[in-house]
Predicted 3D model of a 714-nucleotide part of an RNA (large-subunit ribosomal RNA, domain II) from a Minisyncoccota bacterium. Rfam family: Bacterial large subunit ribosomal RNA. Rfam links the family to the GO terms structural constituent of ribosome and ribosome. A reference for the family is Yusupov et al. (2001), "Crystal structure of the ribosome at 5.5 A resolution", Science.
Context: one part of a larger RNA
RNA sequence: GCCAACGAGUUUAUGCAUACUGCUGGUUAAAUGGGAGAACCAUAGAGCCACAGGGAAACCGAGUGUUAAUAGCGCGCUUGCCCCGCCGCAAGGCGGGAUAUAGUAGCAUGCAUAAGACCCGAAGCCAGGUGAGCUUGCCAUGAGCAGGAUGAAGUGCCGCGAAAGCGGCAUGGAGGUCCGAACCGGUAGAUCGUACAACGUCUUCGGAUGACUUGUGGUAAGGAGUGAAAAGCUAAUCGAACCUGGUAAUAGCUGGUUCUCUCCGAAAUAGCUUUAGGGCUAGCGUCAAAUGUUUUCUCUGGGGGUAGAGCACUGGAAGGUUUGGACAGGCCGCAAGGUCGCUAAACCUAUCAAACUCCGAAUACCAGAGACCAAAAUUUGGCAGUUAGGCCAUGGGGGCGAAGCUCCAUCGGCCAAAAGGGAAACAGCCCAGAUCUCAAUAUAAGGUCCCUAAAUCCAUGCUAAGUGUAAAACAAGAAGGUGAAGUUUCUCUGACAAUGAGGAGGUUGGCUUAGAAGCAGCCACCCUUUAAAGAUAGCGUAACAGCUCACUCAUCUAGAGAUUUUGCGUCGAAAAUAAUUGGGGCUAAGCAUGGUACCGAAUAUGAGGAUUAUAUUUUUCUUAGGAAAAAUAUAGUGGUAGGAGAGUGUUCCACUCUGCUGUGAAGAUGGACUCGUGAGAGCCAUUGGAGCGUGUGGAAGUAAGAAUGUUGGC
Numbered sequence: 001g002c003c004a005a006c007g008a009g010u011u012u013a014u015g016c017a018u019a020c021u022g023c024u025g026g027u028u029a030a031a032u033g034g035g036a037g038a039a040c041c042a043u044a045g046a047g048c049c050a051c052a053g054g055g056a057a058a059c060c061g062a063g064u065g066u067u068a069a070u071a072g073c074g075c076g077c078u079u080g081c082c083c084c085g086c087c088g089c090a091a092g093g094c095g096g097g098a099u100a101u102a103g104u105a106g107c108a109u110g111c112a113u114a115a116g117a118c119c120c121g122a123a124g125c126c127a128g129g130u131g132a133g134c135u136u137g138c139c140a141u142g143a144g145c146a147g148g149a150u151g152a153a154g155u156g157c158c159g160c161g162a163a164a165g166c167g168g169c170a171u172g173g174a175g176g177u178c179c180g181a182a183c184c185g186g187u188a189g190a191u192c193g194u195a196c197a198a199c200g201u202c203u204u205c206g207g208a209u210g211a212c213u214u215g216u217g218g219u220a221a222g223g224a225g226u227g228a229a230a231a232g233c234u235a236a237u238c239g240a241a242c243c244u245g246g247u248a249a250u251a252g253c254u255g256g257u258u259c260u261c262u263c264c265g266a267a268a269u270a271g272c273u274u275u276a277g278g279g280c281u282a283g284c285g286u287c288a289a290a291u292g293u294u295u296u297c298u299c300u301g302g303g304g305g306u307a308g309a310g311c312a313c314u315g316g317a318a319g320g321u322u323u324g325g326a327c328a329g330g331c332c333g334c335a336a337g338g339u340c341g342c343u344a345a346a347c348c349u350a351u352c353a354a355a356c357u358c359c360g361a362a363u364a365c366c367a368g369a370g371a372c373c374a375a376a377a378u379u380u381g382g383c384a385g386u387u388a389g390g391c392c393a394u395g396g397g398g399g400c401g402a403a404g405c406u407c408c409a410u411c412g413g414c415c416a417a418a419a420g421g422g423a424a425a426c427a428g429c430c431c432a433g434a435u436c437u438c439a440a441u442a443u444a445a446g447g448u449c450c451c452u453a454a455a456u457c458c459a460u461g462c463u464a465a466g467u468g469u470a471a472a473a474c475a476a477g478a479a480g481g482u483g484a485a486g487u488u489u490c491u492c493u494g495a496c497a498a499u500g501a502g503g504a505g506g507u508u509g510g511c512u513u514a515g516a517a518g519c520a521g522c523c524a525c526c527c528u529u530u531a532a533a534g535a536u537a538g539c540g541u542a543a544c545a546g547c548u549c550a551c552u553c554a555u556c557u558a559g560a561g562a563u564u565u566u567g568c569g570u571c572g573a574a575a576a577u578a579a580u581u582g583g584g585g586c587u588a589a590g591c592a593u594g595g596u597a598c599c600g601a602a603u604a605u606g607a608g609g610a611u612u613a614u615a616u617u618u619u620u621c622u623u624a625g626g627a628a629a630a631a632u633a634u635a636g637u638g639g640u641a642g643g644a645g646a647g648u649g650u651u652c653c654a655c656u657c658u659g660c661u662g663u664g665a666a667g668a669u670g671g672a673c674u675c676g677u678g679a680g681a682g683c684c685a686u687u688g689g690a691g692c693g694u695g696u697g698g699a700a701g702u703a704a705g706a707a708u709g710u711u712g713g714c
Stems, first nucleotide, its partner, number of pairs: 001714006011115008020106004025049003031043004053060002063075004080099001082097006118256002121253001125246006136220009145210001147179003150175001154171007183207003188203004222238001224234003259647006269282005283386002285383007293375001294376001296371007308359001309357002314353003318349008329340004389415004393410006420431003435609004440605003446599003449584003455596001457595006468586002477571002481568010498555005504528003509523003534549001537548003610637012648703001650700006657693001659692002667687005673682003
């Protein structure tokens, strides 16, 4: 890991609700008697509930409590509907019947409370015992330490010395002395790491006559021991050992919780909480009963101070004008004063505001009337679940007008709890809400060259960058890329460009200067000849010279120039695979505008079934209340938590079929067969070899895929 078996809402008591049954006051309990009896029958009315309430109570009582009160107030009491007969014009009255207002006992189901209380799961707490054959300390008694080195005291001799003593040479053999085996340890590295081993092995290393090591026997223990102290050790267990018990400790936590179909279908919010991943109440779901349009929509009538707007108030802030103030300041002036600046007010122009408003919507909210006959709403009661929400859109707060950020709002949308189609893939985006079947039809979003269903469709433009074909993705800036629209200047009396020719004279203007001749600089900038030609726009020379330009003519011929707005492109433009429009690829199969077809979903339509609710009709049954079946019409039938309903299956019991069975029960294996929406039920074949089923009820150890489930097997 797989397979098989086992494996989780049970039982008792009490209470509430609902359904059913008995009686109308209901009902017995213990016990006793009968009985084979834990069955059953009888006796037992003790007790309990109901029949009256109010009060804390005494107590009073259709009233009572409060109170001085007979007031007021609180809680109570009070007879409703239908049918028949009589009287009555009618309203109504009288009498009768039935039912409800009604309880109580049982049984079933749901829930609550107390209990182990759906199951498994702690770490822990306490009690009583067992442990020092491991290890720690101590006690008693034994044992062990190759070899080598060093050479303390003491002693002897010699020397010196007055002595105390000092020195030398021998001898001697001290030491928690040195080196190093056994022995004890465990420094560093490697190895091992399903090991040789639940701490080993190899190399290396520390101590090795000592606070040394070790054998045997003894002793000290669980809040206790022992500890050269690390909370170390106390039998692979130690910040409180182990075993058994209290014990099914507790677990607001995690995991798991077993058959089917049908109807409806949430919440992730508010308040409180030693509360925040838990609860309680409300909100939202469901079921039952009641009310009967209260819901919803439209219209009419309301109040408002948001969006917007505005500056009339309160404030902010820019420019200007005028008037005043301070004479504190800067500059000028002898001074008067002037100018700049400061400050206040008024006015003008143009403005800003969540805590401004002369104004002021859309929505929303409230009320009234009407519409709708289908869908609601509200109340009371039973049962819940939810109280971690997420994204998108819009209005806002925080943040950086960051976040797949965070906090509110909208009875917003979707997911959660929603499948299908589109967005390459993609909970929350776009389209659209799956009852079932169908080689049917029309569409939505989105698409129509191939992958890939459908246009290589039509019309008119644009783009040349593979721009683009992408939801988004890049700026300031730059450019005779290219298209469109406008404004304007010149132009057949010939524009613009190009080519040919001219571009002169007074004069080298005057001054300056070494020089200054159109062209270093200063001043002036005239006149003439002309088709035209500046006392010169640029290059150039030391200065001249020289080359161009403006300007003019000729040739040529029809547009040329400036500027504004705008469409599509270019550069700006750097990241790790060549590495991506989903891909191929595409010059449209790109972009823009318009059009016609087609494809395209579980949508809609068509055909045929199923089922729920409501209504109508028919049939059958009936306790006459109703129930069941069939048909038709209308509206439905996604679904987590959860509520409600109807069923399937397993084991056992009672009755039943006076059922089946060696002419083969249960069980097992297989089946392409039949029935049922399904859980399942039959049938057939083989195997098996002795019991088993149908129907109606009843009772449960009643359904397995998950729990790091338990046991067994492989």
The RNAcentral record of the full RNA draws on ENA.